[in-house]
RNA sequence: CGAGCCCGUCGGGCGGCCGCGGUCGGAAGACCGAGGAAAGUCCGGACUCCAGAGGGCAGAGUGCUGGGUAACACCCAGGCGGGGUGACCCGACGGAAAGUGCAGCAGAGAGCAGACCGCCGAUGACCCGCACUGCGGGAACAGGCAAGGGUGAAACGGUGAGGUAAGAGCUCACCAGCGUCCCGGGCGACCGGGACGGCUCGGCAAACCCCACCCGGAGCAAGGCCAAACAGGGACGUCGGUGGCCCGCCGAUCAAGUCCCGGGUAGGCCGCAAGAGCGCAUCGGCAACGUUGCGCCCAGAUGGAUGGCCGUCCAUGACAGAAUCCGGCUUAUAGACGGGCUCGUAGA
RNA sequence: GGCCCCGUCGUCCAGAGGCCUAGGACGCUGCGCUCUCAAGGCUGAGACGCCGGUUCGAAUCCGGUCGGGGCUG
Numbered sequence: 001c002g003a004g005c006c007c008g009u010c011g012g013g014c015g016g017c018c019g020c021g022g023u024c025g026g027a028a029g030a031c032c033g034a035g036g037a038a039a040g041u042c043c044g045g046a047c048u049c050c051a052g053a054g055g056g057c058a059g060a061g062u063g064c065u066g067g068g069u070a071a072c073a074c075c076c077a078g079g080c081g082g083g084g085u086g087a088c089c090c091g092a093c094g095g096a097a098a099g100u101g102c103a104g105c106a107g108a109g110a111g112c113a114g115a116c117c118g119c120c121g122a123u124g125a126c127c128c129g130c131a132c133u134g135c136g137g138g139a140a141c142a143g144g145c146a147a148g149g150g151u152g153a154a155a156c157g158g159u160g161a162g163g164u165a166a167g168a169g170c171u172c173a174c175c176a177g178c179g180u181c182c183c184g185g186g187c188g189a190c191c192g193g194g195a196c197g198g199c200u201c202g203g204c205a206a207a208c209c210c211c212a213c214c215c216g217g218a219g220c221a222a223g224g225c226c227a228a229a230c231a232g233g234g235a236c237g238u239c240g241g242u243g244g245c246c247c248g249c250c251g252a253u254c255a256a257g258u259c260c261c262g263g264g265u266a267g268g269c270c271g272c273a274a275g276a277g278c279g280c281a282u283c284g285g286c287a288a289c290g291u292u293g294c295g296c297c298c299a300g301a302u303g304g305a306u307g308g309c310c311g312u313c314c315a316u317g318a319c320a321g322a323a324u325c326c327g328g329c330u331u332a333u334a335g336a337c338g339g340g341c342u343c344g345u346a347g348a
Numbered sequence: 349g350g351c352c353c354c355g356u357c358g359u360c361c362a363g364a365g366g367c368c369u370a371g372g373a374c375g376c377u378g379c380g381c382u383c384u385c386a387a388g389g390c391u392g393a394g395a396c397g398c399c400g401g402u403u404c405g406a407a408u409c410c411g412g413u414c415g416g417g418g419c420u421g
Stems, first nucleotide, its partner, number of pairs: 001344010012313007020033005035319001039330002042328005047219004054247004059215001061213003064078005079093001080091004094210002099208002101204002116149002118145003123142002126138005157175006176200001178197008223270004232261005238252004277296005283290002349420007358374004366404001376392001378390002397413005
């Protein structure tokens, strides 16, 4: 210099004028005012109501190991597998010798498989020759084989030697894989080594299923209070909460309650923003994260507030707008900056 | 705001791992019939919203994304 990988930050700044929402204030006015994703609503919680959420069945979810956390399908560290020359990246990564099931077409054969072409024809038949109870040859009827060809996503190990009529783990050596046992390391996933075995027992669980862990339901339009308005009717003795089912529990039980239908209202307040909060430092930890100390207050609307103009600068500022809150994931995103690292080339 | 459901020819439906090169009805193109039109006959075109993954194989299973619809004070 070129190409690239990982982590992090910002995502217009400053000044002036006007305007909008909130808090405080008698007023003037002062202060605060969107995001890294506020988004998708995909996970997990807080909170509220049903009972303080209990047991079983059904059903849903998650799925290597250890840790972090309020919790998680998230994060960190590690293991294994795959990709890349590398920095590094990706992985729905438990179980297929518990069971059931699936594999169209092609192909001989597709799940304890099989012989189309092919090779052989030792053995038993057939034909021919020599001339005799044998030898040689031929063809390929029975039969043997699975090396080679061919089909397929997938064909029951690979290479070499022996062996044979031809062959074959049939036998042997090495290699790969599987299982059992032992030794060593690690909390563990797992890794390293050794012995033996049969030679080889494949794929799919984002098919049913099995195993382990875990999950009650609804959602701030939850729920509570005040005000205003209106017209009642029906069901219940056992009903309702319970909205998967059963049990259990709780409430009500003779004047009230619960549910359903109908009628009325379309107003206000709380919930609602100081929190698993943010910044800096410190200590523990490889890290995620946690402890302690100091400092800070950071939107709260309910027809729903952030915009407009001017000046100046890099440059013409992308994706995009809170609605109960928080932790994640995923998706969208013009551009700018910082740090660490890899490969290639050239020079010193 | 919250909670659910659904995307297959122009329209309405079927298909639910392979026989899918996706079927049917109406509609559309062309031919033929007729003096002409219609109906009937023959023929043809036309779709799995999009992007990934699982699998030998995906309209179908899983994830993401886009679009549409419903319920709820």
Predicted 3D model of RNase P RNA and transfer RNA as a complex of 421 nucleotides.
It holds a member of the Rfam family "Bacterial RNase P class A". It is annotated as a ribozyme.